[in-house]
RNA sequence: UGGUAGAGGCGCGAGUCUUAUGACAAGCCGACGACGCGGACUACGUCGCGGUGGUAAAGGAAAACUCGCCGAAAGGUAUUUCGUUCGGUCCGGAACGGUUUAUCUUGGGACAACGCAGAAUAUGCGUUGUACUGUCACCGCAAGGUGGAGCGCUAUCG
Numbered sequence: 001u002g003g004u005a006g007a008g009g010c011g012c013g014a015g016u017c018u019u020a021u022g023a024c025a026a027g028c029c030g031a032c033g034a035c036g037c038g039g040a041c042u043a044c045g046u047c048g049c050g051g052u053g054g055u056a057a058a059g060g061a062a063a064a065c066u067c068g069c070c071g072a073a074a075g076g077u078a079u080u081u082c083g084u085u086c087g088g089u090c091c092g093g094a095a096c097g098g099u100u101u102a103u104c105u106u107g108g109g110a111c112a113a114c115g116c117a118g119a120a121u122a123u124g125c126g127u128u129g130u131a132c133u134g135u136c137a138c139c140g141c142a143a144g145g146u147g148g149a150g151c152g153c154u155a156u157c158g
Stems, first nucleotide, its partner, number of pairs: 001158006009070001011069006018062002027052004032048005037092006073106006081098006107133002110130008135148005
C1' cells in the first nucleotide's frame, strides 16, 4: 500500500402488517368581517364567526415481523431535472418535496435545553451540554487518567 473477513449495540436502513393519532375535521347553509408574492387581464378564492353535519383519507409516528446492512446511514451547501403551493390565465419570483452530480460534517446510541419541521404534548432534524459505550494512541504495576476520529479499528493474505 492493496485484497478478503470481522467488531461496536437501547446500532443503521427498507418493506409488510397492526395500532393510536390525524378528528367535533371535511362537506353543506348563512349574514358579516379579515386576508390575497410582483406585473397585466380577470373576479374569484381562502380564513374567521354562527348553524348543520355524525366520523374519511393523506402526510407524520410506534410495536411486531421479514429483508438488507456496520458510512450502516443522517444532515449542510452548491448543482441537474420534475412536481406541488402561493384564487384563475400569461410572464416572472419565492417556498416546499422528489431526483442527478459534486463537496463538506457526524465513531455509536441515550438524556436534557434551545431552534426548525410538524395538527401535535408524538416524532424527526440541527446546535450545545451531560454522563455512558466501542476503538486506537499516550501515561500508569494496577485501578484508572488524558487525547484522537470511521480517510478509524481488529484478524488474515499478498
Predicted 3D model of a 158-nucleotide RNA (Lysine riboswitch aptamer) from a pig gut metagenome. Rfam family: Lysine riboswitch aptamer. Rfam's curators write: Riboswitches are metabolite binding domains within certain messenger RNAs that serve as precision sensors for their corresponding targets. Allosteric rearrangement of mRNA structure is mediated by ligand binding, and this results in modulation of gene expression. This family includes riboswitches that sense lysine in a number of genes involved in lysine metabolism, including lysC. The sequence is in RNAcentral, with records from MGnify.